[in-house]
RNA sequence: AGAGUUAACCGAGACAAUCGCUGCCUGGUUUCGCCAGGGAGAGGAAAGUCCGGGCUCCAAUGGGCAGGGUGCCAGGUAACGCCUGGGGGGAGUGAUCCCACGGCCAGUGCAACAGAAAAUAUACCGCCCCGCUACUUUGUAGUGGGGUAAGGGUGAAAUGGUGCGGUAAGAGCGCACCGCGUUAAUGGUAACAUUAACGGCAUGGUAAACCCCACCUGGAGCAAGACCAAAUAGGGGAACAACAGGUGUGGCCCGCAUCGUUCCCGGGUAGGUCGCUUGAGGCCGGUGGUGACACCGGCCCUAGAUGAAUGAUUGUCCACGACAGAACCCGGCUUAGUGGUUAACUCUGCUU
Numbered sequence: 001a002g003a004g005u006u007a008a009c010c011g012a013g014a015c016a017a018u019c020g021c022u023g024c025c026u027g028g029u030u031u032c033g034c035c036a037g038g039g040a041g042a043g044g045a046a047a048g049u050c051c052g053g054g055c056u057c058c059a060a061u062g063g064g065c066a067g068g069g070u071g072c073c074a075g076g077u078a079a080c081g082c083c084u085g086g087g088g089g090g091a092g093u094g095a096u097c098c099c100a101c102g103g104c105c106a107g108u109g110c111a112a113c114a115g116a117a118a119a120u121a122u123a124c125c126g127c128c129c130c131g132c133u134a135c136u137u138u139g140u141a142g143u144g145g146g147g148u149a150a151g152g153g154u155g156a157a158a159u160g161g162u163g164c165g166g167u168a169a170g171a172g173c174g175c176a177c178c179g180c181g182u183u184a185a186u187g188g189u190a191a192c193a194u195u196a197a198c199g200g201c202a203u204g205g206u207a208a209a210c211c212c213c214a215c216c217u218g219g220a221g222c223a224a225g226a227c228c229a230a231a232u233a234g235g236g237g238a239a240c241a242a243c244a245g246g247u248g249u250g251g252c253c254c255g256c257a258u259c260g261u262u263c264c265c266g267g268g269u270a271g272g273u274c275g276c277u278u279g280a281g282g283c284c285g286g287u288g289g290u291g292a293c294a295c296c297g298g299c300c301c302u303a304g305a306u307g308a309a310u311g312a313u314u315g316u317c318c319a320c321g322a323c324a325g326a327a328c329c330c331g332g333c334u335u336a337g338u339g340g341u342u343a344a345c346u347c348u349g350c351u352u
Stems, first nucleotide, its partner, number of pairs: 001348010013317007021041002024038005043323001047334002050332005055221004062254004067217005072086005087101001088099004102212002107210002109206002119159001124152002126148010160178006179201001180199008225274004235265006245259004281300008
């Protein structure tokens, strides 16, 4: 100097002036209306509605099944499918990054085509031995029997790999190393790792295939729900049911409680208040921890709209942006996307 990796922060505004919008607090005023002053007023994702909860109701006392979710180990958390650390596997020179990571000897499936053969599977071309026939360069060609899976071919994948020996030719047939299996020791909470001994040892792959195993799991949702006010006609008709059946917030069964179910005609209301923002809250410091985070102390209050609030003008500075605006609240994940700032680490080149 260049190229990368990781983490964090900011978020088209800052200052000044004028007018305008919404909530809250204080004061005044003829209660209402209104006036004056003070403070506050959209995001890092507010998006997606994908997870987890808080809260509200069913709802009062239960049990089970099916269904659904997660899937290495240990922690964090209110909880999670999230986060942190570790193990194993993979990518990268590296800093780092990714993983849908339990089980195929419980069972059932699937693997087109090609290939001899795709599971307790094999002989197409080959290699070797013996016999016969023909030719004859003593070997070649053909044929019958036997042995073989090392070489070649096909395929995504051919049933342990490499090397040496051995054999008629070969083959874990034997040996060495690697791999695999069993056992033990050591280290670790564990997942696992290392070492040693024994064993010639392979019934392969696939579970983001059905399935098995372990753990978790009611439903609906702020348009939840509660209260107040007002109005009308708690109207009329029909069918079914009664030892049974209906109803009780996903389905089925048992239990418990309770007593109806369906359709048609006609009438009234749909307004207001609460829920609604003090929270598993934010910031700073200390202590503990590798870390996520926990504990202690101090400071702070930071939108609550309801056809839906923050806009306009002027001047200066300036990074002259994107993606984009709350609607009960919070913890995550995912997606979109412009520019700036800070720190650490890795690699390459040059100079000293």
Model confidence (mean pLDDT): 75 of 100.
Bacterial RNase P class A from a Gammaproteobacteria bacterium, 352 nucleotides, folded computationally.
The source organism's lineage runs through Bacteria, Pseudomonadati, Pseudomonadota and Gammaproteobacteria.
The sequence was found by an Rfam model in a public genome assembly.
Its Rfam family is "Bacterial RNase P class A". Rfam classes the family as a ribozyme. Rfam's curators write: Ribonuclease P (RNase P) is a ubiquitous endoribonuclease, found in archaea, bacteria and eukarya as well as chloroplasts and mitochondria. Its family is annotated with ribonuclease P activity, tRNA processing and dimeric ribonuclease P complex in the Gene Ontology.